This is a predicted structure of a 540-nucleotide part of an RNA (small-subunit ribosomal RNA, 5' domain) from Paenibacillus aceti.

Context: one part of a larger RNA
RNA sequence: GGACGAACGCUGGCGGCGUGCCUAAUACAUGCAAGUCGAGCGGACUUGAUGGAGAGCUUGCUCUCCAGAGAGUUAGCGGCGGACGGGUGAGUAACACGUAGGUAACCUGCCUGUAAGACUGGGAUAACUAGCGGAAACGUUAGCUAAUACCGGAUAAUUUAUUUUCUCGCAUGGGAAGAUAAUGAAAGACGGAGCAAUCUGUCACUUAUAGAUGGACCUGCGGCGCAUUAGCUAGUUGGUGGGGUAACGGCUCACCAAGGCGACGAUGCGUAGCCGACCUGAGAGGGUGAACGGCCACACUGGGACUGAGACACGGCCCAGACUCCUACGGGAGGCAGCAGUAGGGAAUCUUCCGCAAUGGACGAAAGUCUGACGGAGCAACGCCGCGUGAGUGAUGAAGGUUUUCGGAUCGUAAAGCUCUGUUGCCAGGGAAGAACGUCCGGUAGAGUAACUGCUAUCGGAGUGACGGUACCUGAGAAGAAAGCCCCGGCUAACUACGUGCCAGCAGCCGCGGUAAUACGUAGGGGGCAAGCGUUGUCC
Numbered sequence: 001g002g003a004c005g006a007a008c009g010c011u012g013g014c015g016g017c018g019u020g021c022c023u024a025a026u027a028c029a030u031g032c033a034a035g036u037c038g039a040g041c042g043g044a045c046u047u048g049a050u051g052g053a054g055a056g057c058u059u060g061c062u063c064u065c066c067a068g069a070g071a072g073u074u075a076g077c078g079g080c081g082g083a084c085g086g087g088u089g090a091g092u093a094a095c096a097c098g099u100a101g102g103u104a105a106c107c108u109g110c111c112u113g114u115a116a117g118a119c120u121g122g123g124a125u126a127a128c129u130a131g132c133g134g135a136a137a138c139g140u141u142a143g144c145u146a147a148u149a150c151c152g153g154a155u156a157a158u159u160u161a162u163u164u165u166c167u168c169g170c171a172u173g174g175g176a177a178g179a180u181a182a183u184g185a186a187a188g189a190c191g192g193a194g195c196a197a198u199c200u201g202u203c204a205c206u207u208a209u210a211g212a213u214g215g216a217c218c219u220g221c222g223g224c225g226c227a228u229u230a231g232c233u234a235g236u237u238g239g240u241g242g243g244g245u246a247a248c249g250g251c252u253c254a255c256c257a258a259g260g261c262g263a264c265g266a267u268g269c270g271u272a273g274c275c276g277a278c279c280u281g282a283g284a285g286g287g288u289g290a291a292c293g294g295c296c297a298c299a300c301u302g303g304g305a306c307u308g309a310g311a312c313a314c315g316g317c318c319c320a321g322a323c324u325c326c327u328a329c330g331g332g333a334g335g336c337a338g339c340a341g342u343a344g345g346g347a348a349u350c351u352u353c354c355g356c357a358a359u360g361g362a363c364g365a366a367a368g369u370c371u372g373a374c375g376g377a378g379c380a381a382c383g384c385c386g387c388g389u390g391a392g393u394g395a396u397g398a399a400g401g402u403u404u405u406c407g408g409a410u411c412g413u414a415a416a417g418c419u420c421u422g423u424u425g426c427c428a429g430g431g432a433a434g435a436a437c438g439u440c441c442g443g444u445a446g447a448g449u450a451a452c453u454g455c456u457a458u459c460g461g462a463g464u465g466a467c468g469g470u471a472c473c474u475g476a477g478a479a480g481a482a483a484g485c486c487c488c489g490g491c492u493a494a495c496u497a498c499g500u501g502c503c504a505g506c507a508g509c510c511g512c513g514g515u516a517a518u519a520c521g522u523a524g525g526g527g528g529c530a531a532g533c534g535u536u537g538u539c540c
Base pairs, nucleotide, nucleotide: 001540002539003538004537006536007535008534009533010532013387014386015385016384017383018382019380020379021345026343027342028341030340031339032338035080036079037078040077041076043074044073045072046071047070050067051066052065053064054063055062056061087298088297089296097222098221099220100219101218102217103216106215107214111211112210113209114208115207116206117205119153120152121151122150128143129142130141131140132139133138155184159182160181161180162179163178164177165176166175167174168173188203189202190201191200192199193198224270225269226268231261232260233259236258237257238256239255240254241253242252243251273295274294275293276292277288278287279286280285300321301320302319303318304317323334324333325332326331351377353376354375355374359373360371361370362369363368390420391419392418393417400411401410402409403408424481427475428474429473430472434467439462440461441460442459443458444457445456446455484529485528486527487526488525489510490509491508495524496523497522498521499520505512506511
């Protein structure tokens, strides 16, 4: 000199864009953060066109009861999603990460292409009803019912085992074709045509294969401190066989052998998430890993599996522990390292805000619902950048302050005065872009169908904004509302007076102060930076 997720002191006008618990991975009140589908299913509730019966009777109205198309809402069964998105950095010195490869040792829901298919049956169960237990959380018994829930049989492919042939390779080996034994479906939903049988459209479903995407495993190399850590290791190292996994493998187990690592630093201890990047530097290098992006790990602490394409699962389950809460004392409930917020710790770090309008995600045929992701607003000079606090003229060099050798000098064109301007701010009026869709209405064309509906493309119209009456534009008025902080002995730009008298004090280093202190304190003047200025801390 540069930099900062900074803090502290004094001061503080505006805007844009960013950033904001570095400490206690401490404990958490309250609200929200993951739902969705009625076009999978049976119910329940609400409404109810219409029909029937009865009563009153002003014979076309009112009331009561029953049935009930349709519409709406939804606890439950069922499907998909809760493995993404969001947070944190505790642990981890490790194939965790980075980079370059390998898998002839692997998996992959949704999505895309291709090929084939969707035949025939069955038994339950929740909801519901009735009863019982419990303070609650919740549970239990009996009965009824449905499905795109569940389970058989058939068919085909695949897979596995045996076997034949062909072919390829870097080793174990791989690929293709064929023959014999176990294995699938939603028969669904919603439209359209038709008297019906049936046909047809869209979505959903099954199997195989290829792709895409995402993951899993293995390997070379790379990135830390201590040798005042020198020896470490029994599933340890290897083999055979069994088991297990999507898959290789001591991954696990039985038996056998005695190996394996290490001064090229094993083992131990300490510290630490890694990288793209960021800071500095001419570079080499040194330091850091906040925000943003990629990967990993974790979710009160420890352990475990279930479901599933995917978890050993932040807002799922079970067990143990610590803590907190409820209780009728028998028993239960909970997990902010999601967004806000509270207490505590600390030098120190924000609103219990608005909206799904945009982008993205989940579900749905869609309308749409949900979304503290996200888009915005709020607070904070925390940082960077930009703007302003007026401009011109004005000498009697006014008054006043300071100083003086008493002549003067200086603050100083500075002020006043005069003439202008209106950036910002205040007030008033107008007022966006971000909106493209999806959807609805009307039209045209194309593929397909026996035909229609539907599908795809396109044109015109309707309609959708949290921010926000915001940005921006125009007008009015008035210099009116807007400057401080540090320093002045040398380094280092900037000097005099008074006070003090080795006192009070200053100080980054040298040092200053003991009666004329340019070094302390105050004043005048000056220098530097400026909505900031200085100090402290850390890195280069």
The sequence was found in a public genome assembly. NCBI's taxonomy places the organism under Bacteria, Bacilli, Caryophanales, Paenibacillaceae, Paenibacillus. Its Rfam family is "Bacterial small subunit ribosomal RNA". Rfam links the family to the GO terms structural constituent of ribosome and ribosome.